The RNA shown here (small-subunit ribosomal RNA) has 1449 nucleotides and comes from an uncultured bacterium.
RNA sequence: AGAGUUUGAUCCUGGCUCAGGGUGAACGCUGGCGGCGUGCUUAAGACAUGCAAGUCGAACGGACAGAGCUUGCUCUGUCAGUGGCGCACGGGUGAGUAACGCGUAACUGACCUACCCCCAAGUCGCGGAUAACGCGCCGAAAGGCACGCUAAUACGUGAUGUGCACGCAGGUUUCUGGCCUGCUGUGUAAAGACUGGAUCGCUUGGGGAUGGGGUUGCGUUCCAUCAGCUAGAUGGUGGGGUAACGGCCCACCAUGGCGACGACGGAUCGCCGGCCUGAGAGGGUGGCCGGCCACAGGGGCACUGAGACACGGGUCCCACUCCUACGGGAGGCAGCAGUUAGGAAUCUUCCACAAUGGGCGCAAGCCUGAUGGAGCGACGCCGCGUGAGGGAUGAAGGUUUUCGGAUCGUAAACCUCUGAACAAGGGACGAAAGACGCGACGAGCGGGAUGACGGUACCUUGGUAAUAGCACCGGCUAACUCCGUGCCAGCAGCCGCGGUAAUACGGAGGGUGCAAGCGUUACCCGGAAUCACUGGGCGUAAAGGGCGUGUAGGCGGACACUUAAGUCUGGUUUUAAAGACCGGGGCUCAACCCCGGGCAUGGACUGGGUACUGGGUGUCUGGACCUCUGGAGAGAGAACUGGAAUUCCUGGUGUAGCGGUGGAAUGCGUAGAUACCAGGAGGAACACCAAUGGCGAAGGCAGGUUCUUGGACAGAAGGUGACGCUGAGGCGCGAAAGUGUGGGGAGCGAACCGGAUUAGAUACCCGGGUGGUCCACACCCUAAACGAUGUACGUUGGCUCAUGGCGGGAUGCCGUCAUGGGCGGAGCUAACGCGAUAAACGUACCGCCUGGGAAGUACGGCCGCAAGGUUGAAACUCAAAGAAAUUGACGGGGGCCCGCACAAGCGGUGGAGCAUGUGGUUUAAUUCGAAGCAACGCGAAGAACCUUACCAGGUCUUGACAUCCUACGAACCCGCCGGAAAUGGUGGGGUGCUCUUCGGAGAGCGUAGAGACAGGUGCUGCAUGGCUGUCGUCAGCUCGUGUCGUGAGAUGUUGGGUUAAGUCCCGCAACGAGCGCAACCCCUACCUUCAGUUGCCAGCCUUGAGUGGGGCACUCUGGAGGGACUGCCUAUGAAAGUAGGAGGAAGGCGGGGAUGACGUCAAGUCCUCAUGGCCCUUACGGGUUGGGCUACACACGUGCUACAAUGGUGGUGACAGAGGGUUUAUCCCAAAAAGCCAUCUCAGUUCGGAUUGUCGUCUGCAACUCGACGGCAUGAAGUCGGAAUCGCUAGUAAUCGCGUAACAGCACGACGCGGUGAAUACGUUCCCGGGCCUUGUACACACCGCCCGUCACACCAUGGGAGUACGUUGCAGUUGAAACCAUCGGGAGCUUAACGGCAGAUGUCUAGACUGUGGCGCAUGACUGGGGUGAAGUCGUAACAAGGUAACC
Repeated sequence: AGAGUUUGAUCCUGGCUCAGGGUGAACGCUGGCGGCGUGCUUAAGACAUGCAAGUCGAACGGACAGAGCUUGCUCUGUCAGUGGCGCACGGGUGAGUAACGCGUAACUGACCUACCCCCAAGUCGCGGAUAACGCGCCGAAAGGCACGCUAAUACGUGAUGUGCACGCAGGUUUCUGGCCUGCUGUGUAAAGACUGGAUCGCUUGGGGAUGGGGUUGCGUUCCAUCAGCUAGAUGGUGGGGUAACGGCCCACCAUGGCGACGACGGAUCGCCGGCCUGAGAGGGUGGCCGGCCACAGGGGCACUGAGACACGGGUCCCACUCCUACGGGAGGCAGCAGUUAGGAAUCUUCCACAAUGGGCGCAAGCCUGAUGGAGCGACGCCGCGUGAGGGAUGAAGGUUUUCGGAUCGUAAACCUCUGAACAAGGGACGAAAGACGCGACGAGCGGGAUGACGGUACCUUGGUAAUAGCACCGGCUAACUCCGUGCCAGCAGCCGCGGUAAUACGGAGGGUGCAAGCGUUACCCGGAAUCACUGGGCGUAAAGGGCGUGUAGGCGGACACUUAAGUCUGGUUUUAAAGACCGGGGCUCAACCCCGGGCAUGGACUGGGUACUGGGUGUCUGGACCUCUGGAGAGAGAACUGGAAUUCCUGGUGUAGCGGUGGAAUGCGUAGAUACCAGGAGGAACACCAAUGGCGAAGGCAGGUUCUUGGACAGAAGGUGACGCUGAGGCGCGAAAGUGUGGGGAGCGAACCGGAUUAGAUACCCGGGUGGUCCACACCCUAAACGAUGUACGUUGGCUCAUGGCGGGAUGCCGUCAUGGGCGGAGCUAACGCGAUAAACGUACCGCCUGGGAAGUACGGCCGCAAGGUUGAAACUCAAAGAAAUUGACGGGGGCCCGCACAAGCGGUGGAGCAUGUGGUUUAAUUCGAAGCAACGCGAAGAACCUUACCAGGUCUUGACAUCCUACGAACCCGCCGGAAAUGGUGGGGUGCUCUUCGGAGAGCGUAGAGACAGGUGCUGCAUGGCUGUCGUCAGCUCGUGUCGUGAGAUGUUGGGUUAAGUCCCGCAACGAGCGCAACCCCUACCUUCAGUUGCCAGCCUUGAGUGGGGCACUCUGGAGGGACUGCCUAUGAAAGUAGGAGGAAGGCGGGGAUGACGUCAAGUCCUCAUGGCCCUUACGGGUUGGGCUACACACGUGCUACAAUGGUGGUGACAGAGGGUUUAUCCCAAAAAGCCAUCUCAGUUCGGAUUGUCGUCUGCAACUCGACGGCAUGAAGUCGGAAUCGCUAGUAAUCGCGUAACAGCACGACGCGGUGAAUACGUUCCCGGGCCUUGUACACACCGCCCGUCACACCAUGGGAGUACGUUGCAGUUGAAACCAUCGGGAGCUUAACGGCAGAUGUCUAGACUGUGGCGCAUGACUGGGGUGAAGUCGUAACAAGGUAACC
């Protein structure tokens, strides 16, 4: 410090996710030791039991026990009671509280403070009671009552009064009630105990210290869908009350007070020092420790006291629990342990007061669940250990393997060493004060006592090699293989893995990372500049308000003086301790602890500075405004007015149609339409001018004239003197549609009706047509209200056009201001683009945004007559949604151009019969594959057995085939028997080759045996190689360097011509190159040359015959060459080239073949072959007989033969080519067929030949299933073929025959060969396919794409809802405990020595209860609304291309 994830790829925007650190944690697996910390985050739920606050006999009277003896006295100890002090501390918890509660800084002239310290002054009298105790009574208990006795440091009272308080007067002050002085005034104290010099107490006053009360500035969460709140409310006067100020309380008076700088209301919450994180700024948090606050079962109240409205006090109400004799009582763990409940979850009913601290006490001491310790829990942090050194046959074993090895791995074993644990011995620091003794002294000195932890830490000695786990290994992210599984089981933080070769699931081996822990979950910060102060944005990604005006607010020109609020700087003080940081020190180290230092960004006070901002004063003219002059304009409002056109009415002419459409129909018309003419009525809109124009803030504004009126601009001067800019709320304006009332209504025209279209057509098209559109007034207030660009000001290169002014020159030009446009520089931008009319560079202010969906929805508020508008969420859900640009693909987009693509022609298919292939069906099996073009006379160039892979039966198991081993035997040949054969049994013949040391060994073959292995046409063509099809013989596909672009990419390859062609030429930020095209190759057409046998025969001889001689001219054969190149001419063109012509056998690629770029289709083939993996192994292998692949209601493809006279039949019949027969131009296959002659004469025929019967031939072990052919006989359908569809552009189509491969035999198929031999092409609009350029795109699996909405089903959350239940709260009323307070306490109860007191009564106030009525919240509710998600559901096709009616608001 970043990374993953939207795309085919790119860049940007933007969310989601990860890596880091942390925790009072929990859960899973695992677990050795120690130290230091830490441990109910939930039910402030309920609590059994024990303990947590007592102490003092030196305040008091007693009781009991003991001791001493003087026997009624003394002493000691203990105890309840009176009395004093304490119990308001310490300890717990965080419910409440959004508050002067807390933090921080101040104030208190408005206050208190027991115990402690200092100072001053005092402590003299008197008095009567009362607990305890005794006795009696009541009660279950708790407890209570009557009578009698008694003490005090208890209580009452008198005196004194330094003083103090009050009152009065004066002075002083830093001024609210401070301080000082005086006074004839009034009031007001006390307690003793002990010891015997002490000392501890007591009273009054002053001061201090400590602790507290009160007040104030500033700071302190979220919601504005909480906007108004408030009657003790705000203030005053006078009282009451308090320690004290104060509406704190009361009476009266006034009507104030708070609020957009957020009152009031609601939700949540103890606050802070700090802690976590972060570079910081921030964000989160407040457990432990420390400070403050609040609370003590819920609620109220006071009493006592220095202090409480009191955790272990009181009282009342409520809830709960317990006891009870039913009458009545008792209780409060949020103290320490502990129990129970709740929960994912949190400990011992431990030891000790030895230390520190607290209470009481003169003290000893007592008490202390504060505290010190121990225990439990890996809950956290820190430290240690499970060994160290050596050790290679790289052991065994595991895993893997390409079978060679690799790896675990120096790891182990083994050798040497050390010695956790454990044992034994010793054994702490923490503890020295106080007290006591000496001492005049509480100055000092002295020797002793005291340890829970703990026989612990630690030291010494001995001593055994002595637990390792957890997570992960697709990318992010360090770490890879095998097996299993087969979209199953499962994983997953995000992206995503799993459908038979999973580094992603599960196991294993190996590896990586941490380590007594490791992972997971939850939460916080970070990364996230993803709320942006530091530090973001708004043309198109989310985001500029529809526009103006203007309030508050924010910001604001120049100069001078002043001030010092902001601001800068110095000082003082504070910012507790702890923590953090730095430096030291102590536990063996560390964690931990101790000491010192600095820091503590903040607050308060104070000195100084004055540039800037602010305040004040004075001045200025540049911003702004005003006056004058001028012209431009669909700016606004009102009134008046004009012509053209549509429609309607009237009249006329006139006759059969008109109208409308893609084509029609509905409609109108013989009752006279349409058309034409004349007249009239009425409403709405304003042709030409007219524009890229003008005006307005926006919406918007258009015939003409008049009136009223707003704004902008220019010119020349003058005036005012910052008067300015922006603008939350507010106010006004605001297209269309819509609403109300009243008019108006020609045309157009939602809804609606009809006609068409269509599968449907609630649409598009057509005929009608109401609201509306128009006017007046009043509403509505929204738009893609757009420049998708807020307003204002300043600055920054240019060119060009236009509109309105002005100036100069002189009319053509130049300058200047304002306005409206275009192009473009710098700069900006993700890009597109913007570019003086900024989206550049700056300033000011406002509005708005923070992933997509849910949703501009719900609820609430406001506005509206309504429609609706405005403000505006959440649950839930997704990992994207999106912007720009790129390359493709696609378009019922455009342009250009090809092809038997169409058209023009010729012949077919589709109908019949048969052949053949396929589907389907059937079957024991009908083996398998091929599937649009590009499967279907295809693999198969040939299934009777074989082939053969299929089925049935009967059989073999190292096998039909390969290699190795052992034993025996040569091999091999000929028989017989069983069997369907495979095969089994049996007999006979036969003894070979090489070497030899003659024993034997070896090679080859056969038989038997054992195991390694063979074998598989079993699966996967979606694991593959190879081969092939197809687009397509289409003209394309790319690269290097350079250049452009952030980039994907572009350029080149586009453009202008041309070509069959990316063929060539020209141009060009490109220049070159490669694979394709073409050419090189083969056949063919002409010629030459060479060679003449088996070929040929002109001339010569010869023969039945080119038969023989002879010849090689010709034909022919087969080798080598030539020839054609737009070379020549004309025309055209820049050229390339094109058109015509000549010559030529051939002319513009002469004809044909071979040749198939980058790639596409996961195209085809595991059954040609090869091959990974999987599967079978007495079978999925091998051999055998028979059957099947040949089935047959049917459907399709490809063919053959026909339907006849361009023909059939019969006869006759020449010239072929190519091929085969092993070699062979000689021989054979071999008859070529069309042709010619005769006949038939339009018929189901002398057409056609299917089918069937019968007799044969041939091949073959064998023609039954199931061959071909022949003879005789039979003689079916069929009379030219519906929709549709195929081939072909010349030696082609059509037609005719011939040959060959495979093959025993089997062709209508396939592959070849030649004979005869046409027609047509105007042309590129249309169909199909293709190429190039361009355009749009929401497609990229690429249009067979994408995608929308209803409906149906399931699930989820949510709104409404008659209501129901609960919580909380306001208001009003009724009732109202205790306590305080007030009055009374009498004619009347109790008590007293006295003062007086008590009981009691009444009243006010109040917790609570009840009633009524509102607000808010939560839950639930028949039914209902939409939303989201879900597998391949239904219906349509809305959007993306001109998406087939452009889309959208």

Annotation
It matches the Rfam family "Bacterial small subunit ribosomal RNA". The coordinates come from a structure-prediction model, not an experiment, and the mean pLDDT is 85.